[in-house]
c-di-GMP-I riboswitch aptamer from a Solirubrobacteraceae bacterium, 75 nucleotides, folded computationally. Lineage of the source: Bacteria > Bacillati > Actinomycetota > Thermoleophilia > Solirubrobacteraceae.
Order: sequence, then structure tokens, then C1' cells
RNA sequence: UUCUCGAAAAGGCACCCCCGCCGUGAGGCGGGCUCGCAAAGCCAGGGGUCUCCAGCAGACCGCCCAGCCACCGAA
Repeated sequence: UUCUCGAAAAGGCACCCCCGCCGUGAGGCGGGCUCGCAAAGCCAGGGGUCUCCAGCAGACCGCCCAGCCACCGAA
């Protein structure tokens, strides 16, 4: 230094719910709150679930797998 791993420390993100806005809708964005998270960062490649105007259309990665990047450094 790298891989694996996840003690400590410094931080980070933020379920549900509420308010406002966008969308036919699933849902998304912003603010508040904080259930939790070592990738709860990115990515829709595969599976899965959901929506609809049923399409070679959309949504969800905090459902699972995979890929990419990444803070710290005990055992």
C1' cells in the first nucleotide's frame, strides 16, 4: 500500500409520519422528525415487487444478487 474484516473515533445517510410541490399512478423533490444503516454512496445489468395511457412504457437499489467509487484502522 492492497484485500478481507468491523472494535474505537470523527463524521455521514436518513424508515415511518407530517407539510409543500411535481406526476394519471407507482413514486420523486424540498423541509421537519429519526426506525435503522459499514456502503442505507452511485448504478435499473439480472431477479423480484409495484404502477398505468397496457407499450419495445414507467417506478422501487432502505427487497436480493452483481458492477463501480469511498472515511477510519483495533483484533
Model confidence (mean pLDDT): 88 of 100. Rfam family: c-di-GMP-I riboswitch aptamer. Rfam describes the family as follows. GEMM was predicted in a large-scale screen for bacterial structured RNA regulatory elements. The sequence was found by an Rfam model in a public genome assembly.